[in-house]
Context: one part of a larger RNA
RNA sequence: UAACGCUGGCGGCGUGCCUAACACAUGCAAGUCGAACGGUUCUAAGCGCGAGCUUAGGAUAGUGGCGAACGGGUGAGUAAAAGGUAGGAAUCUACCCCUUGGACGGAGAUAGCUACUGGAAACGGUAGGUAAACUUCGAUAAGCCCGAGAGGGGAAAGUGGUGAGACAGCCGAGGGAUGAGCCUACUCUCCAUCAGGUAGUUGGUGAGAUAAAAGCUUACCAAGCCGAUGACGGAUAACCGGUGUGAGAGCAUGAACGGUCACAAGGGCACUGAGAGACGGGCCCUACUCCUACGGGAGGCAGCAGUGGGGAAUCUUGGACAAUGGGCGAAAGCCUGAUCCAGCGACGCCGCGUGGAGGAAGAAGUCCUUCGGGAUGUAAACUUCUGAACUAGCCGAAUAAAAGGCCUGUGGACACACAGGAGAAGAAAGUAGGCUAGGAAAAGUCCCGGCUAACUACGUGCCAGCAGCCGCGGUAAGACGUAGGGGGCAAGCGUUACCC
Repeated sequence: UAACGCUGGCGGCGUGCCUAACACAUGCAAGUCGAACGGUUCUAAGCGCGAGCUUAGGAUAGUGGCGAACGGGUGAGUAAAAGGUAGGAAUCUACCCCUUGGACGGAGAUAGCUACUGGAAACGGUAGGUAAACUUCGAUAAGCCCGAGAGGGGAAAGUGGUGAGACAGCCGAGGGAUGAGCCUACUCUCCAUCAGGUAGUUGGUGAGAUAAAAGCUUACCAAGCCGAUGACGGAUAACCGGUGUGAGAGCAUGAACGGUCACAAGGGCACUGAGAGACGGGCCCUACUCCUACGGGAGGCAGCAGUGGGGAAUCUUGGACAAUGGGCGAAAGCCUGAUCCAGCGACGCCGCGUGGAGGAAGAAGUCCUUCGGGAUGUAAACUUCUGAACUAGCCGAAUAAAAGGCCUGUGGACACACAGGAGAAGAAAGUAGGCUAGGAAAAGUCCCGGCUAACUACGUGCCAGCAGCCGCGGUAAGACGUAGGGGGCAAGCGUUACCC
C1' cells in the first nucleotide's frame, strides 16, 4: 500500500500480493567484439580447360578478450559481523585520468576441423593435425619487491589497423579518482515469571593465514574476561533518510522514492576473477518436480509478464530501444522486461462536468391537513442559448539537443583538433492539441432521539428490528419498517481495520 456494501461521466499525476521467502507451464530478462585467432560459408568481379586461385564485401559455430560481482527482485534471517552519526590505520581497487620507463629472441599445447567410435537422451571417447592478444622459456629492469649491505628476484601483444603513419591496444612503476575490506566511540524494541555466563573463553609468546590490523587459526604459557549501568537466555524485528499525526514536546511507523545490509528451493563448499563464497556460474547433501529405451539424465520466477494455491485483497503472458542509463565494439552498431511508454483497477490526490437564461401566486402526480389550505416548487413542461464527452471531416505536436557518422574550411603531418554546414532517427501516436459541423447529453450515497446539521404520516406492538455511547420498541414510536419532506458529502458515499 486498504478491504467490503451501494453507486459510477471525463482527465492529469501517482500507486497496486501487507497473506504462502508456497509451488511454478510458456516466452523473454546478458551479451558483445571478424580492427585478437585459425577456419567454414555466401555474393560479385577477374583468371584458369578444369580442380581451383586472386581481389572486394557479408555471415559466424569454436578459441581468445571484456562484461556477466552492475542493473532488476525480495525482507526469510539478523537485536549486532547489521543500520545511523562521528572518527581511525594495517589494506586492495578492472575500466578512467595524470606522470614516467619499456615492448628483444625463442618454444609449446589445445578447441574448432578430419577419421573412427559410445549413448535413448544429456553428453561424450580415441587418434591425427592447427592458430592467436592462449600457455611458456630466455633476455633486459629506470623505478619496483626481498635484503643492514653486498647482492638476489620478477614483464610485455610491435598485436590489430592503415599504402606508411594516425588510431586502438600491451608491460613495469608513481600519483589521482572511484569503489571496497577492516577497526573504534556513541546510538539502536520487549521480558528479571531469563541471574549468573564464558575454555579459543581473556591476555601473552612463537608460528601460520589474509590485500590488510586482530584468537582470524594453531602450539605453549598465564587465569583471566563479561554481568543488576542488566551479562547470558527468550520473544519480536531488516536499519536509516523519511512518512503519518501533533501548537510543540512527543507518539506511531519504515508502502512507494533514495542510502546501507542480508538472501536467491533448504544447507554447505570452493573455483575463476580487480572484485563473488556469485539470483538467470560450478560441486556436494536434502526435499520436491520433470524426461527416460530403466542404464541414466534435467530443473530452481524473492527478474518482467503470466498460472495454480493461500487470502478480505493487489494488474497485461502489451510496445519500443525514440529518450535517459548500462555492457561490448575503433566505429557503424548489437544487446538491454533497467528504462521510457501503453493496458487494467474511483486504490489515492487534484481538476472538470452532469448545463445557462427565461418560465405560474404556482399544471399534473404524490405527501400532509384544523379540509380552509399547505408542501414538493422555477422544480417540471415550454421558449431560447451554449455545446465536456461522443460522431464525422480537415490539420497535427513538443519530447531530437547533441555526440557519433557525412560534407566543407583553417591549423597541422588529409584521417587529429577547431569552426561551419547539410541530413537521418519518435515506442508513446495520427496520441495531446487545433478548426468546422452535428450533438443537453452523465448522480449517487449516508443520515434526520441527544451527542450532531436535518420531521411528519402510516405500519408494527419488548414482536419484527435498531444501536458508536446514552439507549429506543410492551397500541398515538420524530430512535424499528415504508412513504413524503429535510440535512450532509458528492463521482463518490457509507462501514470495518490500523495510527496520531